[in-house]
Context: one part of a larger RNA
Formats: sequence, structure tokens, C1' cells
RNA sequence: UUGGGCGUAAAGCGUAUGUAGGCGGUUUGACAAGUCAGGCGUGUAAGCCCGUGGCUCAACCACGGAAUUGCGUCUGAAACUGUCUAACUUGAGUGCAGGAGAGGAAAGCGGAAUUCCCAGUGUAGCGGUGAAAUGCAUUGAUAUUGGGAAGAACAUCGGUGGCGAAGGCGGCUUUCUGGUCUGAUUCUGACGCUGAGAUACGAAAGCUAGGGGAGCGAACGGGAUUAGAUACCCCGGUAGUCCUAGCCGUAAACGAUGGGUACUAGGUGUAGGAGGUCAUCGAUUCCUUCUGUGCCGUAGCUAACGCAUUAAGUAUCCCGCCUGGGGAGUACGGUCGCAAGGCUGAAACUC
Repeated sequence: UUGGGCGUAAAGCGUAUGUAGGCGGUUUGACAAGUCAGGCGUGUAAGCCCGUGGCUCAACCACGGAAUUGCGUCUGAAACUGUCUAACUUGAGUGCAGGAGAGGAAAGCGGAAUUCCCAGUGUAGCGGUGAAAUGCAUUGAUAUUGGGAAGAACAUCGGUGGCGAAGGCGGCUUUCUGGUCUGAUUCUGACGCUGAGAUACGAAAGCUAGGGGAGCGAACGGGAUUAGAUACCCCGGUAGUCCUAGCCGUAAACGAUGGGUACUAGGUGUAGGAGGUCAUCGAUUCCUUCUGUGCCGUAGCUAACGCAUUAAGUAUCCCGCCUGGGGAGUACGGUCGCAAGGCUGAAACUC
């Protein structure tokens, strides 16, 4: 608990879809619920406040007024909100003509490399390091040539390039499929924004079952280093990494920056369009414009750093969250999970 805040001090849910709710474009008419004005009724008395009076004053007391910001009812107003009505096209969507893309799913295919196997050549070393050793090798290694097998990842192109809501996505082809941009503008006619709960998606690791297993590689074994070395370095190496089906639901899930809309100097790259201009067609150049993505920078903002039309500026609508450090993201309870654990989430005490 009024407020003030949330890039870095505490604080934006990992992301989206969407229920309730909140908020909502332009014009007409009606109603009068909200709103506004007036009247009436009520709003006990006392007290507070103002005035006058009584105790010699005061405290105290008496009388009158005001106030009682409220509620009810009646009459009226109709700008705004609301409800209904009739329309509109700028918001939103649909259709049309084009465009770009590692967006997603499935199937198939490819070459380089690595390891292993077979065979040939060939002989004593190879490998590894700061230096070594463990290790491999005369049962012929390393090197090199030919053949074969397997799994995983896709060099160059490749780019503060592209796509996706986020996580994320990169060899090629095909099939299925989502989103998005541009242009002219067809149609619908506010159908919109946000979104408590809810639902879906969600890296890596981990878990269950079945496959697969080349390379890498937690654990583990060995060799070094060292005072020690449960490490860094080296030789090996299991789970895992891969696939299918299911679970988990977390990350510095980061732009540490929720979403929508409108407005507010410019300059300069780059990606995808559209229109125009010049030279002879064209590539291209230049100009305008829309969408995205970077850098610099004015006003403004900021504690500063910095942000600055992709805002952290100026406004507005909706949601989430914060409220000194530790205790603690702990305990307890609830709920989800096979488990690991997740979500929700204190207090005592202490400074």
C1' cells in the first nucleotide's frame, strides 16, 4: 500500500494463442444508467465551528446558526461515458497481382573429412608435450596407394545478411505446410488492443523404452606437473552426444529493455519490394516511398553510463513485477513429475 518505480541499483512472466475482465475510430437520432443543476424529505442528540448569553473570569453550561461533504425522491440538462438505432471507412480483416527467405514436417540423394576392416608398397619408429611419459609398433605400426564399412556434421558461398513468437533454423532435391512484405485497391464494416486464470510451444543437461554408436567425451583408469593436484597438459575411455516414442519445463531463455497505438531533427550502411529519372536497349547510376536490420547523432530523457523514429523521448490503454541486506528461492503446506526436481512461497533470528 497513498505513492514511487522495473536497461545496469529490488523489479518485464522464456515466448505465444486466447477466456473473463479492462480499454477502444468517425457521423446521426433516441434513452437518461453514469454525469451535472435545482427543489423536497432524511441525515438522532451531544461534540467540533460561528454568534449571543449564564456562573465575578475561565474551564463548564444554555440558546441560536452553520456544518453533517451521505442517502432517497421529484423536476430538468444532454456535451462526455454508457445502452439502443441508422450509417461511414481511415483501425482490423478478406479477395486480387507479384516478391524474398537456414520458417516448420517427412522422404530421398551427395561430396570432403574422421575412425575401423581387407589388400599392395615400405621399414623402424610413430604419437604426444613446455619438456616428457603412459600409449601404439617387427604378430610390420606411422607414411602412402587401391577397395570396403559405419556414424555424425555439412568447409567455401556466409554477410552487425535472411527467416521465425520465442527456443531456434545452414549441403542438395522433391512433397506437404505456416508466417511475412510490396502494389493497385475489390469486398466486410470497428469485426480492434491487452489479457487474471487457462492452453500450446520451449536450448542444453537429465529421465523411461527400443534402436544406433564414427568422432568427441562428464564419470573412471593411467602418465605428467606439483609441497599436494581428487585440476589445468597428455594417453585411453563409459554414460551421453544421434534416431523413434514419451517425460522434464528450466537457462546470463539477454536487447539483462512486456505488448498495442500516435507523435517528435537529421546523416550514413545494408536486405526485400514498388514507382520515377538519365544515357542508346540493358547491367547500372540517381531520386522518392514502404518493410526489416545496423552505425552515428539533435531536442528530450537519465544518478551516471548511455538511449535517441528499432527510445530508455512525449502521451495513452492493458498485463506482469518490485518495496533494505542476510536467513532463502530455504522451511512448511499445496500442486505437477518415474525420478532429478519444478511452480507457489514464509517466519523466527540477525545486521

Background:
The part of an RNA shown here (small-subunit ribosomal RNA, central domain) has 351 nucleotides and comes from an uncultured prokaryote. The prediction has a mean pLDDT of 88. It matches the Rfam family "Bacterial small subunit ribosomal RNA". Its family is annotated with ribosome and structural constituent of ribosome in the Gene Ontology.